[in-house]
Parts: sequence; C1' cells; structure tokens
RNA sequence: GAGGGUAUAGCUCAGAAGUAGAGCAUAUGCUUAGUAGGCAUGAGGUCCUGGGUUCAAUCUCUAGUACCUUCA
Repeated sequence: GAGGGUAUAGCUCAGAAGUAGAGCAUAUGCUUAGUAGGCAUGAGGUCCUGGGUUCAAUCUCUAGUACCUUCA
C1' cells in the first nucleotide's frame, strides 16, 4: 500500500427493517447457625461515530474510527 472481517449489557456472544435477548457476573428476597449451592424476582444498552434510503434503520447503502486477519 491492497483485500477481508469484527464493533450490541460489566464479560462472552445471539438477533431481526417495526423501540433488543441469552449465559456468566451483579443486586434483593427465601432457604442455611453462617457461607457456598439451590429457587424466585430485579437492575443494567445514545446497538462505535457522521450522513443517505425508508412511514420506520440496531439491521440496508456510504464515509470515517478502533481492533483482528490475508497478501505485498
């Protein structure tokens, strides 16, 4: 320098054009003498940023940014 990929909860990741979920972690309650474990309930998100398309964009298009990777 050229190509490809990824960016979503504290972490690891799903998701689909119609306002987003799981597991782990975490908080509260029950259980226990007390922890751990189990059970129940909850909190936690400007879906990387700007712009375009659309009635509607997390999803599509485009330009950036960061990281990973292949080639040179």
This is a predicted structure of a 72-nucleotide RNA (transfer RNA) from Camelus ferus. Its Rfam family is "tRNA". It is annotated as a transfer RNA. The organism belongs to Camelus, within Eukaryota.